Molecule: small-subunit ribosomal RNA
Organism: Dehalococcoidaceae bacterium
RNA sequence: CGAGUUUGAUCCUGGCUCAGAACUAACGCUGUCGGUAUGCAUAAUACAUGCAAGUCUACGAGAAACCCGAGCUUGCUUGGGGAGUAAAGUGGCGCACGGGUGAGUAACACGUGAGUAACCUACCCUUAAAUCAGGAAUAACAUCUCGAAAGAGGUGCUAAUGCCGGAUAAGACCACAAUAUCGCAUGGUAUUGGGGUAAAAGAUGGCCUCUGCUUGCAAGCUGUCGUUUAUGGAUGGACUCGCGGCCUAUUAGCUUGUUGGUAGGGUAAUGGCCUACCAAGGCGACGAUGGGUAGCCGGCCUGAGAGGGUGACCGGCCACACUGGCACUGAGACACGGGCCAGACUCCUACGGGAGGCAGCAGUAAGGAAUUUUGCGCAAUGGUCGUAAGACUGACGCAGCAAUACCGAGUGAAGGAUGAAGGUCUUCGGAUUGUAAACUUCUUUUCUGGAGGAAGAACCAUAAUUGUCUUAAUAGGACAGUUAUCUGACGUUACUCCAGGAAUAAGCCCUGGCUAAUUCCGUGCCAGCAGCCGCGGUAACACGGAGAGGGCGAGCGUUGUUCGGAAUCACUGGGCGUAAAGGGCGCGUAGGCGGUUUAACAAGUCGUCUGUGAAAUCUUCUGGCUCAACUGGAAGACUGCAGUCGAAACUGUUGAACUUGAACACUGGAGGGGAGAACGGAAUUCCGGGUGUAUGGGUGGAAUCAGUAGAUAUCCGGAAGAACACCAGAGGCGAAAGCGGUUCUCUGGCCAGUUGUUGACGCUGAUGUCGCGAAAGCUAGGGUAGCAAAUGGGAUUAGAUACCCCAGUAGUCCUAGCCGUAAACGUUGGGUACUAGGUGUGGGAGAUAUAGAAAUCUUCUGUGCCGAAGCAAACGCAUUAAGUACCCCGCCUGGGGACUACGGCCGCAAGGUUGAAACUCAAAGGAAUUGACGGGGCCCCGCACAAGCGGUGGAGCAUGUGGUUUAAUUCGAUGCAACGCGAAGAACCUUACCUGGGCUUGACAUCCCUUGAAAGCCUUAGGAAACUAAGGCCCUCUUUUCCACUUCGGUGGAUUAGGCAGGGUGACAGGUGCUGCAUGGCUGUCGUCAGCUCGUGUCGUGAGAUGUUGGGUUAAGUCCCGCAACGAGCGCAACCCCUGCUCUUAGUUGCCACCAGGUUAUGCUGGGCACUCUAAGAGGACUGCCGGUGAUAAACCGGAGGAAGGUGGGGAUGAUGUCAAGUCAGCAUGGCCUUUAUGCCCAGGGCUACACACGUGCUACAAUGGCCGGUACAAAGGGCAGCAAGACCGCAAGGUGGAGCAAAUCCCAAAAAGCCGGUCCCAGUUCAGAUUGCAGUCUGCAACUCGACUGCAUGAAGUCGGAAUCGCUAGUAAUCGCGCAUCAGAACGGCGCGGUGAAUACGUUCCCGGGGCUUGUACACACCGCCCGUCACAUCACCCGAGUUGGGGAUACCCGAAGCCAUCUUCCUAAUCUGUUUACAGGAGGAGAUGUCGAAGGUAUGCCUGGUAAGGGGGAUGAAGUCGUAACAAGGUAGCCGUAGCGGAAGCUGCGGCUG
Repeated sequence: CGAGUUUGAUCCUGGCUCAGAACUAACGCUGUCGGUAUGCAUAAUACAUGCAAGUCUACGAGAAACCCGAGCUUGCUUGGGGAGUAAAGUGGCGCACGGGUGAGUAACACGUGAGUAACCUACCCUUAAAUCAGGAAUAACAUCUCGAAAGAGGUGCUAAUGCCGGAUAAGACCACAAUAUCGCAUGGUAUUGGGGUAAAAGAUGGCCUCUGCUUGCAAGCUGUCGUUUAUGGAUGGACUCGCGGCCUAUUAGCUUGUUGGUAGGGUAAUGGCCUACCAAGGCGACGAUGGGUAGCCGGCCUGAGAGGGUGACCGGCCACACUGGCACUGAGACACGGGCCAGACUCCUACGGGAGGCAGCAGUAAGGAAUUUUGCGCAAUGGUCGUAAGACUGACGCAGCAAUACCGAGUGAAGGAUGAAGGUCUUCGGAUUGUAAACUUCUUUUCUGGAGGAAGAACCAUAAUUGUCUUAAUAGGACAGUUAUCUGACGUUACUCCAGGAAUAAGCCCUGGCUAAUUCCGUGCCAGCAGCCGCGGUAACACGGAGAGGGCGAGCGUUGUUCGGAAUCACUGGGCGUAAAGGGCGCGUAGGCGGUUUAACAAGUCGUCUGUGAAAUCUUCUGGCUCAACUGGAAGACUGCAGUCGAAACUGUUGAACUUGAACACUGGAGGGGAGAACGGAAUUCCGGGUGUAUGGGUGGAAUCAGUAGAUAUCCGGAAGAACACCAGAGGCGAAAGCGGUUCUCUGGCCAGUUGUUGACGCUGAUGUCGCGAAAGCUAGGGUAGCAAAUGGGAUUAGAUACCCCAGUAGUCCUAGCCGUAAACGUUGGGUACUAGGUGUGGGAGAUAUAGAAAUCUUCUGUGCCGAAGCAAACGCAUUAAGUACCCCGCCUGGGGACUACGGCCGCAAGGUUGAAACUCAAAGGAAUUGACGGGGCCCCGCACAAGCGGUGGAGCAUGUGGUUUAAUUCGAUGCAACGCGAAGAACCUUACCUGGGCUUGACAUCCCUUGAAAGCCUUAGGAAACUAAGGCCCUCUUUUCCACUUCGGUGGAUUAGGCAGGGUGACAGGUGCUGCAUGGCUGUCGUCAGCUCGUGUCGUGAGAUGUUGGGUUAAGUCCCGCAACGAGCGCAACCCCUGCUCUUAGUUGCCACCAGGUUAUGCUGGGCACUCUAAGAGGACUGCCGGUGAUAAACCGGAGGAAGGUGGGGAUGAUGUCAAGUCAGCAUGGCCUUUAUGCCCAGGGCUACACACGUGCUACAAUGGCCGGUACAAAGGGCAGCAAGACCGCAAGGUGGAGCAAAUCCCAAAAAGCCGGUCCCAGUUCAGAUUGCAGUCUGCAACUCGACUGCAUGAAGUCGGAAUCGCUAGUAAUCGCGCAUCAGAACGGCGCGGUGAAUACGUUCCCGGGGCUUGUACACACCGCCCGUCACAUCACCCGAGUUGGGGAUACCCGAAGCCAUCUUCCUAAUCUGUUUACAGGAGGAGAUGUCGAAGGUAUGCCUGGUAAGGGGGAUGAAGUCGUAACAAGGUAGCCGUAGCGGAAGCUGCGGCUG
């Protein structure tokens, strides 16, 4: 610091997602140790058990165990100690701290800073003073009674630091008076005067100076503690105020003790805190009230910061203690481990009644993804009580549990190549795991065992002692020290040493991109993965496993949450023409902002200083634990608040002034600005009349319709309503909507000019108010000519609720009133200032010039176009800004859901306005680019059309295909570009198919073992054959070595290797089995179309563009010219072949002009090579020449010459690419499948089937013909398993026979159409030949299924072919025959060859295909595209909903506990007071009663908010459902906006508007 993801690609906008850090976490896998932290976030749910607050030299009473002693009756009594102890009681202090939790609380609760002249404060400190003298009770205790218990009551006794009155009383308090002084309003403070009011308690140590008794004691003295009053302080608290920190306006009004005053009450104290009376106020858009949520802060997390999130642990404050209410006590509470009442719940109960409150520490249950031990200790720190010792202390210190977090340590180190084994991969060579292991040497942190061993300890106390003070005192005590003794939960501590031994110790996640890291196998859109994009449909780097690798490491991943990235709410730091976003327009309130000069002030602003900003945290420095985490110290920071003193530029406030902003006056001016009234002509329609007759009207074409009852047309007259041609313009006016005949009346705004006046009077403008606001629509009343939603009819159509036509009602018009919306748009809010120009146009003024105008120049104000800088994603904007700045307002924050729902407001209604969420997607979008496409445009080409000629489609047959059939009819090819295609040839074979019979290392290849013979030939048997079985003949091939024999040639035997064959074994063979969508190669097609690209440069942010476009030209991106392009490549052309002309060379097998010979005849022969020809080479044609046109170019047109003329004709040659085109069955090949079968052999069958459909052909339908006879002229091929002549036989196919020829020699071989002659005479024929019968020929093992041909006989359909469709532009079409390949045989097919030999092309409007430029696009799988709505089905969330059921708070009333307060005096009455009188009365007091207030509860009403619900509604999503085709191209009726009507649905139509 960024990255991925919208597109074919690009830039932008914009959302989603990721990488980081953090956590009171949880889950999964794994787990050696230590230190330091942290540990119920959920149910403020319920709690068993134990513990968490007591203590005390105030007081009375006062044990026991046990010990010692005495007495004796030997188990009793008694004394002393225990002990004035325990326990209980009265009393004091504490229990209001400490500890927990965060329910409530949006509040002076918290934070911060002030205030109290409106306050309190126990214990503590300081200072001053006092502590006198009395009284009456009461608990404990004793006894009695009640009760199950808890507990309660009666009677009797007693003490106090308990209670009560009295004395005393200062500088305390209260009121008054006077004086002084201060302040901040009320007021404060000080002094003086007299008056009134209010106190007390003792305990204990020591001593004998004084006093008394008396010789150690006290009532004395003294010390300490306590008590009382008062001052000041400290500490803690109370109250008040400024400022600050959540969401919601779909909460806009709230409030009656409410706001204030007076008086009183109450409180520590101000105050409506409370009461009575009086007034009617108070709060609120700067957000009251209501609703929701929430403890607040220091801080913590994140971030560069500003911010955002958060409020665990630690610290400060607040609130709460089962729920609600209440007070008592007290210095302090309305009190967590106190009380009373009510409620819920739990427990006990003798049913009468009682008891309880873990949000203390442990612990339990429940809830939950989830959070620990019913531990040790008061040794330390701190707290309460106490003089103290000490007691108590789940505060705290420690330990335990948990990888929960942070930090640290280890799991060994060095050497070690045969690069071991094993694993994995492999191109089979190897690579990798990998110095990794083994192995050798070493070390011992850790571990185990053992030994040693700090610091945390300071106090207090006791003892001794020093100094000072107190005092009569060298007692005693206080204060400040010194020495000694004593105290450790942790703790088997930390730490150190010794011994042992590599010994005890590694996992988790990931490996498609983002993001570091790849191979194999399995799986086969399955199983699964996934944070986003996305992987998986048979070769998955994405799933699962393995190997390898990467990352982190006692952890690693996942999930959740927060911040970051996100400048994606933008203060720092965003936007609004088209991406989301300018309000339809105005007037204008609050508010915000505001011209020039000057003076003052000092609120903002700036500065110095002061206080505060607790500690911890944070930063820096520096110490302590071996380091670190952790922790001690110091400094800084804490960006804040308040105060003080200053500054005066800017903002502000006040005063004074100014004129340039603004406004006004005056003189002129333009105008469809507005309102009202009157008038006018043209046109349409209707009515009346005339003329006139059959049509008119309408359309793409028609029809409905009008018309013989007289239309249309035409003329005259009349009526009515609406709109105002030309002028008219990119022009004018208006705030916008909008405004157009003429005249008049009334009226708003604007512009110019000149002088003057006012003196900042200005700009903007929320909410609310107000006003205007097209069209449609609504209400009432008029009006209605034309037009025209709806509606009716006619067409169109598959349908046509549309487009087109004929009618036609609301409406359109007027008056009055609503509605309040539009693509209300410049999709651009208003204002001010500044920033090059050019050119139109409207209005005004001036100058020059002119006789005047026109004109030119200057200037102000409107309105257009083009352009600089600049801006912008680009398009574009550009003095009328979308530039540069300032001010104010409105609005935006991904798409859909949704211009929706609910609620509010408005409306007669239609509806408008305000305006969410659930859910869902990873995009939606803007501009521009390249393509493709268009029922867009322009240009051009092609047998594309047209013009012609001949066909196909009809018939029969052939052939291929589909379909059907079949045991099988093998497979493939399927629009053009499959269908006489693979197949240049299926009777067997082929053959892949079917049926049946056989074989299993195999028909074929390699290797191994074994046999030695086999092979070969023959015979027999079975069989359809393959094959099986048996037998025979043959007696053996090559090579190495050895032995024997030898006639020296060789022979025999053994052996070795090879060939060959049989048998065996397993590796393997084999497969026309699958995948052409895994492939190579080859091919088709667009298309022989003229295109397709690159380098450098330039332009553009970029995709890309330019070049390659443009003007010409061409068959051509062919060439020329121009040009930010210059060049180049693949294509085009040319080079190659055939053919057309000539020449040279050569002359047999070819040829024969001349010469000779010969024949019936023939180059037959000699001879010749001239010609033809053959086959090698060369020449020739290049727009070269001439003329014209053209830019003087390229080129075109015409001409000359020439065999040939503008590519001479033909062929070969096929750019980049497209179609996942075709082919795994030509071949090759990955993968998969098969292996006694999907392989191999064989026989027979099938590929040849046949209701039918299609393609391609052949033959015909005849006279331009058929038949018969005669006769002429080719080219190109083929030939030895061949072509075969002459001759003979046969009607013929053919046969017999075999001269010649491996071929310019011989043969196939006859060319046919043609020509000549004859015949037929327009018929289903002397056309046509299918079909069938008979008889044959040939090939071949074999013509039955299933060949070709011949002869005779038979003689079908067919008389020129519907819609539609094909080929061809010249030696072409048409027509005629010939040959060849394949092949034993079998072409109407294919490939070639020559003969005869036309017609037509005006032209490019249209059809098809193609090329170029341009335009639109929502397409990019590219129009066979995209895409909209209803309907049907499924799922999900939401809205409404008769109701039903919870919660919340409100109001009114009823009831009214505890308790405080008030009142009363029925009862009671120790101390105390008063009175009289001596035991009474009264007061005070207590109980009780009554009343106000008052929680819970009840009744009623309406409100808010949840759950649930028959049914209803739309929405979203879903694989290939149904109906149409609305949108995107002119989307086939341009689209869209508002509104209204209508329609299955998209939608259609009317009216007005917009151009997107």